A computed fold for a 267-nucleotide part of an RNA from a Candidatus Sericytochromatia bacterium, annotated as large-subunit ribosomal RNA, domain VI.
The organism belongs to Candidatus Sericytochromatia, within Bacteria.
The RNAcentral record of the full RNA draws on ENA.
Rfam family: Bacterial large subunit ribosomal RNA.
Context: one part of a larger RNA
RNA sequence: CGUAAGAGGUGAGAGGAGGAGUCGUCUUUAGUACGAGAGGACCGAGACGAACCGACCGCCGGUGUACGAGUGGUUCUGCCAAGAGCAGUGCUCCGUAGCUGCGUCGGGAGCGGAUAAGCGCUGAAAGCAUAUAAGUGCGAAGCCCACCUUAAGAUGAGUUCUCUGACUGAGUAAUCAGGUAAGACCCACGAAGAUAAUGUGGUAGAUAGGCUACAGGUGUAGAAACAGUGAUGUUAAACCGAGUAGUACUAAUAGGUCGAGCGUUUG
Numbered sequence: 001c002g003u004a005a006g007a008g009g010u011g012a013g014a015g016g017a018g019g020a021g022u023c024g025u026c027u028u029u030a031g032u033a034c035g036a037g038a039g040g041a042c043c044g045a046g047a048c049g050a051a052c053c054g055a056c057c058g059c060c061g062g063u064g065u066a067c068g069a070g071u072g073g074u075u076c077u078g079c080c081a082a083g084a085g086c087a088g089u090g091c092u093c094c095g096u097a098g099c100u101g102c103g104u105c106g107g108g109a110g111c112g113g114a115u116a117a118g119c120g121c122u123g124a125a126a127g128c129a130u131a132u133a134a135g136u137g138c139g140a141a142g143c144c145c146a147c148c149u150u151a152a153g154a155u156g157a158g159u160u161c162u163c164u165g166a167c168u169g170a171g172u173a174a175u176c177a178g179g180u181a182a183g184a185c186c187c188a189c190g191a192a193g194a195u196a197a198u199g200u201g202g203u204a205g206a207u208a209g210g211c212u213a214c215a216g217g218u219g220u221a222g223a224a225a226c227a228g229u230g231a232u233g234u235u236a237a238a239c240c241g242a243g244u245a246g247u248a249c250u251a252a253u254a255g256g257u258c259g260a261g262c263g264u265u266u267g
Stems, first nucleotide, its partner, number of pairs: 001153001005164005016150004022050007034039001052107005060101004068093004073086005110145001112144002118138004167178004183258003186202005207251003210247005216240003225234003
């Protein structure tokens, strides 16, 4: 830009597009069929795996540079104490959310179809024979379907539901300009994200921040006081990023901008 006005939803799918499609070992059938023996099955049933793929973070781990703690040096905050800066986050120990694999769960099902090689049935030409000439069947990890994802720019532009509505001015008209409707922009944001897009919310409100409570992490704070000769205790303390709830205290307010008037038929 188109999809015969402008919007917001819904669900289907074209000989549409993409993905997937794997393999092994063991048990059983059965030491059976077969075979002189040695050996040793088809078919069917079950179990456990390998690699690959997808999803997820409850478990086990990793990371977690504005979480917590420990600690040597140095500079500074006048000094003590307590802190801050710097040196790879100074170094070290842990660790919430999130993201992840080494973790967990799931997947490759079909006694559907048509076939290949191959194997057949009936059967002439050619009184026989012949799977083929007419006719007809079985048969593969392959093909089509089935499974998963996507898909109306499928210009053949589809279906269906809901909302708005026939305004004003110029022009013969096409059209142009203007104010609006539904709606969108906009604003607070994240489960989305480079930006677009997408999703939630916008006071009739829990969208983000703050606050409160809890979960969770670190590991028992500083100053004073009290108890103790003292270590120490009062301290499950204190501090805390992302988590879960509650709560309108702050900000999504007020206001603004954009956004239809078409086509066909009848009169």